[in-house]
Molecule: Bacterial RNase P class A
Organism: Rhodospirillales bacterium
């Protein structure tokens, strides 16, 4: 120097003017009347994010439900071991895979509990199975052309070679070929040809012995092998799990409506109950007036006299819930680490028709114009809180730090 892995960090900087939104002081004014709201006006202090996003997982807090334990059903999660409030997140470690390597990736409990599946291609997909092909029989049997050598004057014959094509009848699971997978692999022996038929490594099963909390790993002895794959198919095992959600909740509360109560005033009739000796007086239901439905007739549905105070319940609206918190930063200690602990120092957004903004200069940074440099122009990633916290995963313009890997050069 160039290629790369991994962790960590920033997410334009200053200044000025001007505006939001939100606290706090002050000075005045009004409610109010004894420590408090409420507006002016002025100083002071705060004012999006690493993702505030997706809304996936786990919690706080709130209401709802609920005596307490287990069972069943549903849902969730699955090496080990540790961290934490918890968790499917983290950390470290086994095992498996993928890079020369730094370092990555894995949904990694069980398939002798039970059911199911295994598409297409292939002769056979789980009680295996035989297309090609290797071997052996019948048997050099049967066909086809050649060729040699002998006998014959010749036609033609008898013999023997290797080659081509082929029938039926076992062996055989070594190679071909099919496929995501073909009933353990290499390699020597065997064998007619094979074949765990035998050996020897590997694998795999039992089992003993060391090592590690463990998950595993390491050897030794048996065993020729028996157990194909799929649980992100059902299932089985072991753990774990009450419902809603900040539009949860809590509080204050106006107009109009409409609900009750109590007063005054009006106020037809029938029935039937209650009260009362009785005048009456209430309640209910008809009925008749009456009121609306644009106007007038039938029909049908609806309502039930008027004022006054008064209480409840709901809406509009306010006001909490709402910012001291599993908080942030630093210093040491404990731990490989993830986190814990001690101490010390900070206060750091709360909007709600929802604030966090706009110009302007220098400067930085990316494009483009230009052969460069000056310079001019444009433009500053992905996104904005809405109860919070710890996570995941998604988006991200450009930079910066630190550890390592691999190659190439120079002393």
């Nucleotide at each position: 120097c160039c290629a790369g892995a991994c962790g960590g960090c920033c997410g334009g900087a200053u200044a000025g003017c001007u505006g939001c939104c939100u606290u706090u002081c002050g000075u005045c004014c009004g409610a109010a009347u004894u420590g408090u709201c409420g507006g002016a006006c002025g100083g002071g202090g705060g004012g999006a994010g690493g993702a505030a996003a997706g809304u996936c997982c786990g919690g706080g807090c709130u209401c709802c439900a609920c005596g307490g334990a287990g069972a069943c059903a549903c849902g969730g999660u699955g090496c080990c071991g540790g961290g934490u409030a918890a968790c499917g997140c983290c950390c470290g470690g086994c095992g498996g895979g993928g890079g020369c390597g730094a370092c990555c990736c894995c949904a990694g409990g069980g398939a002798c509990a039970g059911u199911g599946c295994c598409a297409c291609a292939g002769a056979a997909a789980a009680c295996a199975g035989a297309c090609c092909g290797c071997c052996g029989g019948c048997c050099g049997g049967g066909g086809c052309g050649g060729g040699g050598u002998c006998c014959g004057u010749a036609a033609g014959g008898a013999c023997c070679c290797a080659g081509c094509c082929u029938g039926c009848c076992g062996g055989c699971a070594a190679g071909g070929g099919u496929g995501a997978a073909a009933a353990g692999g290499u390699g020597c022996g065997g064998u007619a040809a094979g074949a765990g038929c035998g050996c020897a490594c590997c694998g795999c099963g039992u089992u003993c012995c060391c090592g590690g909390u463990a998950a595993c790993g390491g050897g030794g002895a048996c065993g020729g092998c028996a157990c194909g794959g799929c649980a992100a198919a059902c299932c089985c095992c072991a753990c774990c799990g009450g419902g809603a959600g900040c539009a949860a909740g809590a509080c204050c509360a106006a107009a109009u409506a409409g609900g009750g109560a109590c007063g005054g005033c009006g106020c037809g009739c029938c029935g039937c109950g209650g009260c009362g000796a009785a005048a009456g007086u209430u309640g209910c239901g008809g009925c008749a007036g009456g009121c609306a439905u644009g106007u007038u007739u039938c029909c049908g549905a609806g309502c039930u006299g008027c004022c006054g105070u008064c209480c409840g319940g709901g809406u509009c609206g306010g006001u909490c819930g709402c910012g001291c918190g599993a908080g942030g930063c630093g210093u040491c200690c404990g731990g490989u680490a993830a986190c814990g602990g001690a101490c010390g120092u900070c206060c750091c957004a709360g909007a709600u028709g929802a604030a966090u903004g706009g110009c302007u200069a220098u400067c930085c940074c990316c494009u483009g114009c230009c052969a460069a440099a000056a310079g001019c122009a444009g433009g500053g990633a992905c996104a904005g809180a809405a109860c919070c916290c710890g996570g995941c995963u998604u988006a991200c313009a450009g930079g910066c730090c630190g550890u390592c890997u691999g190659g190439c050069c120079c002393a």